A computed fold for an 84-nucleotide RNA, annotated as c-di-GMP-I riboswitch aptamer. Rfam family: c-di-GMP-I riboswitch aptamer. About the family: GEMM was predicted in a large-scale screen for bacterial structured RNA regulatory elements.
[in-house]
RNA sequence: AAAAAACAAAGGCAAACUUAUUGAAAAAUAAGGACGCAAAGCUGAGGGUCUAAGUCGGAAACGAUAUGACAGCCGGUUGCAGAU
Numbered sequence: 001a002a003a004a005a006a007c008a009a010a011g012g013c014a015a016a017c018u019u020a021u022u023g024a025a026a027a028a029u030a031a032g033g034a035c036g037c038a039a040a041g042c043u044g045a046g047g048g049u050c051u052a053a054g055u056c057g058g059a060a061a062c063g064a065u066a067u068g069a070c071a072g073c074c075g076g077u078u079g080c081a082g083a084u
Stems, first nucleotide, its partner, number of pairs: 012037002017032006035072001041077003046074002048070003054065004
């Protein structure tokens, strides 16, 4: 100096749920709240998942479809602390 594993302190993030707002929905944002997280930082030009307003098909029921979302699913990428 590099890699791997475990772990302490400080600091960080914040699931479910509740309220308000936005949205067709999925979901997002804010406040509260902590299930958890060593990348729960960033990335939706890779895979996967969710939704289906509009569009297409259908007599209807319904089906297909992302140009809408999810990074706390995988992947990619950057990085803090430090006893052994």